[in-house]
This record gives sequence, C1' cells and structure tokens, in this order.
RNA sequence: GGAGAGCUCCAGAUGGUCGCCGGUUCCGCGAGGGACCGGAGGAAAGUCCGAACUCCGACGGACAGCAUGCUCGCUAACGGCGAGGCGCGGCGACGCGACGGAUAGUGCAGCAGAGAGUAGACCGCCCGGGCCCGCGGCCCGGGUAAGGGUGAAAGGGUGCGGUAAGAGCGCACCGCUCCGCCGGUGACGGUGCGAGGCAAGGUAAACCCCAUGCGGAGCAAGACCAAAUAGGGAGCCGGCGAUGCGGGCCGUCCGUCCCGUUUCCACUACGGUGGAGCCGUCUCCGGGUAGGUUGCUCGAAGCCGAUGGCAACGUCGGCUCCAGAUGAAUGACCAUCACCCGUUCUUCGGAACGGGAACAGGAUUCGGCUUACGGAUCUCUCCGGCU
Repeated sequence: GGAGAGCUCCAGAUGGUCGCCGGUUCCGCGAGGGACCGGAGGAAAGUCCGAACUCCGACGGACAGCAUGCUCGCUAACGGCGAGGCGCGGCGACGCGACGGAUAGUGCAGCAGAGAGUAGACCGCCCGGGCCCGCGGCCCGGGUAAGGGUGAAAGGGUGCGGUAAGAGCGCACCGCUCCGCCGGUGACGGUGCGAGGCAAGGUAAACCCCAUGCGGAGCAAGACCAAAUAGGGAGCCGGCGAUGCGGGCCGUCCGUCCCGUUUCCACUACGGUGGAGCCGUCUCCGGGUAGGUUGCUCGAAGCCGAUGGCAACGUCGGCUCCAGAUGAAUGACCAUCACCCGUUCUUCGGAACGGGAACAGGAUUCGGCUUACGGAUCUCUCCGGCU
C1' cells in the first nucleotide's frame, strides 16, 4: 500500500426569531395570557418470536393441531443470547448449519441404464460342449460383480494371497457397528494385539416415531360517567259506542235522515261499577350509541461504581425521572463552528468559493430477532513493497 475479518461507538453542536404538544405555577369572573421544565430511534419499522397486563364465571384433563430439536449454561420467558462439541466453507482472521430417529412402519426417486433396493450379466473375463483343418471366430449351457459403461447414487476401500476367472473366500491396514477402559458436568474425544467379515444405500423443511412446549383473544384488551333520537320496563291521569269517524253526498259549506264502524271478563238497582287489554300526555328506571374519563406511562427502567463469572448474565451500593398525543405535537428560517466532496489559488502550512449530510418517525409496555441505512475508532488476518 492492497484485499479482508470481528467488536464497539456516533447519528451534527451552539445561539437567535417565529410556532406545536404535555406538565407545574402565576394572573384573569371567563375566554385566555405569562414564566419555567420536558418533548422520538438505533432501528420508533416488519409485527416474526417470547413475556407483563386485561378479559373470556373458577379450576383441571385429553384429542387434534402448531412450534422447537447437538451439549452445558444465562434469562421472567423465548424459536433469543453466551460458551463449547461435531460437520461444512475459507490459505487465514473467521463464518455458516431444523445438527433427534432411516434395524418401528409406510411412501418416494425424473432421465440414463441390463439392473435403483428381497440387487444386477449390457460389454468384458473364465470353464465345458458343438461347428469351421487351425491362429481365431460363431452358437449353446454355466460361472463371475475384479475391469468397462449408465447415473446424484450400483450393496465398504487399498494391497497381498487365493481361484478356471472371480468374490471378505482368507489375511494385513484403514473405515464401520458393538463392548470395555480413560478424560470431560455434557455433547463428544482418545484408546484396546477386545468382539463382529460387514450386516444396516439415500430421503424425515415426505408421512411418521420420540422428547419438550403451547387454552383463546388482544389497550380498538378492560373499567367508569353518560346526551339527543328510537326502542324496553314501571307508575299517575285521561279516553275506549258516540256532541266521534267513514259513506250515501254532488264544485264548495252547513243541517237533517239512513247505513256502516276490532274489544274481553265479572257484578249490577240496567243508570253503571271494577279488572284485563289497547291508545295518548307526563314522570321515573334500566341497557346501549355519540361524547368524555381511565387503563397511561416508575419500569424484569436508565446511568455510574464495586464485585462474581471466559462470556451471556448475576449481586451490592449510589444517583436520575426520561413523550404520553388521539386525525394525532416534536417544525421552519437565520448565523457561527465542526465533518465530507468539487473547483481555483498557494509562501505547500493552508486559503477562498460552491455544494452535500443517509435510513426513517412513537400510539399499552418490555426482552429479542429480522430488515433499511450514513460515518468513525480500535483489534486481528492474508498478500506485496521498502528499511
């Protein structure tokens, strides 16, 4: 100098002017006004996990379903985090892994290939027989998984022996399974003149089996106050067969007459009386809606220090109070400084001018994960050059 790996940190600062939301306080009868204080993030986001809290009358059990899946820890809890084991990738720093079970059972595997899971003779190799006079070739019967070929995958690998040719057929080493011993809390690692000729291919983010966990809905949860209108319930009063209404009845009005007009029960001196039912005014009650209040921000909280632990994290002490809006506030402008980029000038120290500054914004609250995004320090790795 180049290429990388990992942890951590910051998210412009100060002042002024004009505003917005909340709180305290003062003035004012009130409307309102003044002063002071506070006012988004590392992700407030996605709503993917885990909880607190609330309701589903109380407390349990099970099926189904879903999730998780190496070990030991941490935590209120977790599918999160830390440390470690194993596997894979990288020269390395380091990174990634749904990483239980394929002798519980079932299923699946395109194309190619003779054969794809109780293996398999296509080529080849070997033996026997027959034919051609023979080297050799062809045909028939049999043996063979060492070689070739197909495939992602062909039923341990290498070598020696063995054999007609071969074959764990036998042996040695490696691998595998089981067992013992040693180390480790454990995953696991190491080891043995140990046992077994090797059986048990792949696939479980296929069904499934095993183990563990999970009741559901969510602050628009839930609680309280409560208008108008409509509807519900109760009560008082009035009306319910006649001075009513409709029709004959006409362009309009009035009178007379005629006709029609849903009540029920009991008592009666036949005049009515009482009850039920219906209608209406008024009053009261209760539920719900609009609206308002609450839940609401002090919490597994933050910062500093000490201490235990490799760490995640725990314990102790001190200090601090840090948004609570509800169509939803946290903004705009100016100046100076700091940072970055470009151009010009330069006495190489720098100066002047112009521009830029990401992703994004609470809505009950926490712990995580994931995603978006600008910059910086530090530590480490590999390569190259110079001394």

Notes: The RNA shown here (Bacterial RNase P class A) has 387 nucleotides and comes from an Acidobacteriota bacterium. It matches the Rfam family "Bacterial RNase P class A". Its family is annotated with ribonuclease P activity, tRNA processing and dimeric ribonuclease P complex in the Gene Ontology. About the family: Ribonuclease P (RNase P) is a ubiquitous endoribonuclease, found in archaea, bacteria and eukarya as well as chloroplasts and mitochondria. By type it is a ribozyme. Model confidence (mean pLDDT): 76 of 100. Of the family's consensus pairs, 98% are formed in the model.